About this RNA:
This is a predicted structure of a 1439-nucleotide RNA (small-subunit ribosomal RNA) from an uncultured bacterium. RNAcentral holds the sequence, with entries from ENA and SILVA.

RNA sequence: AGAGUUUGAUCAUGGCUCACGACGAACGCUGGCGGCGUGCCUAACACAUGCAAGUCAAGGGGAAAGGGACUUUUCGGAGUCCUGAGUACACUGGCGGACGGGUGAGUAACACGUAGGUAACCUGCCCCGAGGACUGGGAUAACCCCUCCAACGGGGGGCUAAUACCGGAUGAUGUCCUUGCGGCGCAUGCUGCGAGGAUCAAAGUCGUCUCGAUUCGUCGGGAUGACGCCGCGGGAUGGACCUGCGCCCCAUUAGCUAGUUGGUGAGGUAACGGCUCACCAAGGCGACGAUGGGUAGCCGGCCUGAGAGGGUGUCCGGCCACACUGGGACUGAGAUACGGCCCAGACUCCUACGGGAGGCAGCAGUGAGGAAUAUUGCGCAAUGGGCGAAAGCCUGACGCAGCAACGCCGCGUGGGUGAUGAAGCUCUUCGGAGUGUAAAACCCUGUUAGGAGGGACGAACGAACCCGACGCGCUAAGUGUCGGGCGCUGACGGUACCUCCAGAGAAAGCCCCGGCCAACUCCGUGCCAGCAGCCGCGGUAAUACGGGGGGGGCGAGCGUUGUCCGGAAUCAUUGGGCGUAAAGGGCGCGUAGGCGGGGUGGCAAGUCGGUGGUGAAAACCAACGGCUCAACCGUUGGCCUGCCUCCGAAACUGCCGCUCUUGAGUGCGGAAGAGGGAAGUGGAAUUCCUGGUGUAGCGGUGAAAUGCGUAGAUAUCAGGAAGAACACCGGUAGCGAAGGCGGCUUCCUGGUCCGUAACUGACGCUGAGGCGCGAAAGCGUGGGGAGCAAACAGGAUUAGAUACCCUGGUAGUCCACGCCGUAAACGAUGGGCACUAGGUGUUGGUUCGUGAUGAAUCAGUGCCGCAGCUAACGCAUUAAGUGCCCCGCCUGGGGAGUACGGCCGCAAGGUUGAAACUCAAAGGAAUUGACGGGGGCCCGCACAAGCGGUGGAGCAUGUGGUUUAAUUCGAUGCAACGCGAAGAACCUUACCUGGGCUUGAACUGCAGACGAAAUCCCGAGAAAUCGGGCCCUCCCUUCGGGGACGGCUGCAGAGGUGCUGCAUGGCUGUCGUCAGCUCGUGCCGUGAGGUGUUGGGUUAAGUCCCGCAACGAGCGCAACCCCUGCCCUUAGUUGCCAUCAGGUCAUGCUGGGAACUCUAAGGGGACUGCCCCGGAUAACGGGGAGGAAGGUGGGGAUGACGUCAAGUCCUCAUGGCCCUUACGUCCAGGGCUACACACGUGCUACAAUGGCCGGUACAACGGGACGCGAUACCGCGAGGUGGAGCAAAUCCCUGAAAACCGGUCUCAGUUCAGAUUGCAGUCUGCAACUCGACUGCAUGAAGGCGGAAUCGCUAGUAAUCGCGGAUCAGCAUGCCGCGGUGAAUACGUUCCCGGGCCUUGUACACACCGCCCGUCACGCCAUGGGAGUCGGGAGCACC
Repeated sequence: AGAGUUUGAUCAUGGCUCACGACGAACGCUGGCGGCGUGCCUAACACAUGCAAGUCAAGGGGAAAGGGACUUUUCGGAGUCCUGAGUACACUGGCGGACGGGUGAGUAACACGUAGGUAACCUGCCCCGAGGACUGGGAUAACCCCUCCAACGGGGGGCUAAUACCGGAUGAUGUCCUUGCGGCGCAUGCUGCGAGGAUCAAAGUCGUCUCGAUUCGUCGGGAUGACGCCGCGGGAUGGACCUGCGCCCCAUUAGCUAGUUGGUGAGGUAACGGCUCACCAAGGCGACGAUGGGUAGCCGGCCUGAGAGGGUGUCCGGCCACACUGGGACUGAGAUACGGCCCAGACUCCUACGGGAGGCAGCAGUGAGGAAUAUUGCGCAAUGGGCGAAAGCCUGACGCAGCAACGCCGCGUGGGUGAUGAAGCUCUUCGGAGUGUAAAACCCUGUUAGGAGGGACGAACGAACCCGACGCGCUAAGUGUCGGGCGCUGACGGUACCUCCAGAGAAAGCCCCGGCCAACUCCGUGCCAGCAGCCGCGGUAAUACGGGGGGGGCGAGCGUUGUCCGGAAUCAUUGGGCGUAAAGGGCGCGUAGGCGGGGUGGCAAGUCGGUGGUGAAAACCAACGGCUCAACCGUUGGCCUGCCUCCGAAACUGCCGCUCUUGAGUGCGGAAGAGGGAAGUGGAAUUCCUGGUGUAGCGGUGAAAUGCGUAGAUAUCAGGAAGAACACCGGUAGCGAAGGCGGCUUCCUGGUCCGUAACUGACGCUGAGGCGCGAAAGCGUGGGGAGCAAACAGGAUUAGAUACCCUGGUAGUCCACGCCGUAAACGAUGGGCACUAGGUGUUGGUUCGUGAUGAAUCAGUGCCGCAGCUAACGCAUUAAGUGCCCCGCCUGGGGAGUACGGCCGCAAGGUUGAAACUCAAAGGAAUUGACGGGGGCCCGCACAAGCGGUGGAGCAUGUGGUUUAAUUCGAUGCAACGCGAAGAACCUUACCUGGGCUUGAACUGCAGACGAAAUCCCGAGAAAUCGGGCCCUCCCUUCGGGGACGGCUGCAGAGGUGCUGCAUGGCUGUCGUCAGCUCGUGCCGUGAGGUGUUGGGUUAAGUCCCGCAACGAGCGCAACCCCUGCCCUUAGUUGCCAUCAGGUCAUGCUGGGAACUCUAAGGGGACUGCCCCGGAUAACGGGGAGGAAGGUGGGGAUGACGUCAAGUCCUCAUGGCCCUUACGUCCAGGGCUACACACGUGCUACAAUGGCCGGUACAACGGGACGCGAUACCGCGAGGUGGAGCAAAUCCCUGAAAACCGGUCUCAGUUCAGAUUGCAGUCUGCAACUCGACUGCAUGAAGGCGGAAUCGCUAGUAAUCGCGGAUCAGCAUGCCGCGGUGAAUACGUUCCCGGGCCUUGUACACACCGCCCGUCACGCCAUGGGAGUCGGGAGCACC
């Protein structure tokens, strides 16, 4: 000190969440020791039991047990005296029970804190001063006797004392009255010295000495000392009262008050006071928050925080309040009294039912409540308190101990050495790695705990005694005080501490490991179980669940929960905001308040400097010190930021006085204007009415219909009526505070601007409340009503259409008066003043200048733009810049501008304005994409134009579906469906049924024993396979054996077309042969990102040119490659044959030729090169020449970044999972060929541009030895026989077909079409039944050009014709190729589909197959209403 979370990404806004610290805590797991602290936060709930306040040489009484002595005795005992003892015990009396201890209920208050006041007061015990204490009296407790009562408690009679009570005396320094003199004070008044009058006191006891009396118990006098007593003055301490200031939330509490406010008088009090009472007056308090409601003891402090602040008030300390609840007084110096009294109440207990007793919020303890909080301990040794002269007694205050990791602090659970590193466990790529010097082992140490021994500090007092000093006293005895000496006292406790002994021996856990946040792997699980503080994990490879290993953190603790502060500048004084994120009041006038111009004099409230007082102690901070350290404790200093007092300063603010003119206002002179109100008036238009002309329609729409019209509409002309609104001018023109204002005229009236500088002299700004104004709609009363037009009606549209469109139409719109008081009342921007570059337009005025344009300035109103500001967009002298002043408002989204309450309103409603609950966001600006029934530009057989098809038929083929033992599997919009499959009868084959095998059909290695095993024959079997037979075989050798090979046994391991294409590689499809996709550097932007790649042209093209904060580059495009079109060169067989020669019926057949064709290798050719035109002089385009070919000549190969979790685990490869006598493997048969259907792709047709018959002609690409197969012969034919030639420019496949010539058929289900079926065959093959192809004869089906819809093709293309090849034993309408014949059409880009670029909107971003709203249905949660019913509390009335 920050971090996570809104987005595809970004910036900002904003909330939520986390990391820190703290606690009187609690809970979970765990737990060795010690020190110091702390410990009912809940029920101020109820309490058993014990203890917590007594004490006293004064007074009057006054025992007993026990002991001793004596007397007596019936020996049982009885009596007297002494002692116990003036003791115990009550009683009278004094002092203390008002302190100490507890609690926080109540209290929002002079309760508390702080500073003052009392001239308005009291104060026992204590201290100081100067005085006094004389003389009498009568009672009463205790006690004795009698008596009542269950108890508690009484009643009557009798005796007695006092420091108890009462009278008298003396009295003044006191008080009061009268009065003289003096001093002081802010007022009342206070005070000093006098005089006179009045009034009021007292108590004794004891020690010592001495004298006297004595019934010897004692009593009295004197002296002395001590403790007391009385009145007065003073002090100290404690208290009382009063005042300033400070002190929580709600305004959805706005008015409160009758002793109320004041006065006079009286009473009362320690004392002032309305404290109380009588009378009089009518006041007092309140937005600076009265009154009411809620909550709460207050403070020093404590926690947190950088601080300011926020939270809090446990322990310790100060104050207050309370003592079962409420009320009351008494006593007393002091109480309205925790362990006193009285009354009432509730509760508990006792009771003889008549009546009594009690108050733990004292210390322990119990029950209850609760998540939760301790011992019915020891001691008065210390400190402190009460009484006492003292000893001493009392003291649950206190000092200690006990319980609890509740907190803080300290210590330990061992230290060293110890392996290329044990075992176990985990992971693994199987090599290893980790745990890990960790352990073991060896060498040590000795804290704590354990045992033994020693053993404190805390203790100094006080009494007695001794000594000394001083005081009183006769110099004495005696006595008091002080000092010294002697001596006594410890609950804790045999504790702390010290020493010794043994011994690593007894002592580690908890949380976490996806990010925030430090720490990673395996297995299990499979949106299950679960985790989670936020974001979020889990749907078969989960670092997020659970376990293991490992790691991280802290450590006798660790986590969780709760609470507070912090982070949060997220209530912002320090230190925030309000154009669009939440937030400017709709606008003005103005009250209180806040703020306020220049000069000068004064005052000194604020302010500043200094002085004094106070700010208790503790705490906190620092230094030093004491416990071995620390926690803890002590000493000293600081701090206590505050308040008060006095002195001083006078700049600033304030206050008072004087003054000024620039702020503000007034006057005077001009100016513009839809500013407002009232009255009048005008024309156009609309509708209606009357009349004329006129006839069939009008109207309306995308198209229609409803509607109007032959009863005469619409149209048109004339006249009339009515209401409302004011075309053109008209303008980012004007006016107004806003709402708003628009024909013209008049009247009344507000404001503004300019000029002038005569007047006033700060008169100003803002403005909580308040008052007024306030569009539209709406409301009330009464008018008015042409047009328009909610509601409503009808017609359309539509799936529907309570809408959009149309025809009608009522409130209303208009006027008057009165309400309402809202709005996207917006510039989403409150008002005022000042300052801070400009440019340009416009309105009003003034000045200068002029022929004119113009220039300056003031006031307005727009646009552009700098600095600056802003999250950005944008704002920018009309600020959203820079400052000052005042007001309003905001604090996450939803709930909600809702509910309740108040106020306003006739109502509608307005205004003020929550909470529960819920979400992890909601929202702003900008970016890149994608999308749009947005725009612009442009492509493509995309449409259009055209040709031929599909969809209808039959058949072929694929698919869906169905069926089946199985119909193996995959492919599924384009981009699956004659697709994987370029060949399913067996095989293939992955499927089914059945029969077999289990190291296996194929592969590698090791070990062991054995030896050849096959081929072949026989048998069984459907075969696989099994049994038997024949056959008998290899190499090396050191003769032990070894090796190769084979089957057998066993071990490693094979095998799987089993799953996951959503774990993958590779390959492929598709957008798309579309023209795009990016990078480096620079520049711009806070950033995402942009620029470049956009723009102007151009192209098939991001092709090229130009421009440009870009300059370059890469992948794509193009080109380079192949085929084809022309030419050339080379070469000339198997191909060719023009010329020459030979030969044949004929043929390049032969010699020969190398020209041509051709073959196949190389090269040339085309580049917008040339000309003209257009274009910007460019790129490029149009036209032309030449050329075989022209603007990419035609075709092919070639597929950018990427998209579709596209396809494929069944080509192959491969992670993980699964099977292992089976999901492997072998075999036979079956299936993949099924068939009521549906779809895709094809073939053949429906015929005459045709069919059939006969004749004639012309290809190319290819293939051929387990092959192609000629001539010849046989067969109608498929084919057969046969075998020449040919590894092929030579031979063969090989007759190409359409075409052409001739003939026939004549529009018909046909001489079309050929399905289907029968019979007979051919060929391949082990085998054509399921299930091949072909041939012949016979049979001849549907079909007469195909609904909605839909496909291909732009030239050697479509269409049409045949040919070849791959696969292949055989099987082709499919596929891949080849050539022959050979068209039509394209105006054009509006529309459909797909695509490219620019731009725009966006709430989309798994991106329009998006997002998203509401109802309903079902389930769950929370809450409300509800006929009522039950219970509790309070007030009032009555009984």
Its mean pLDDT, the model's own confidence on a scale to 100, is 85.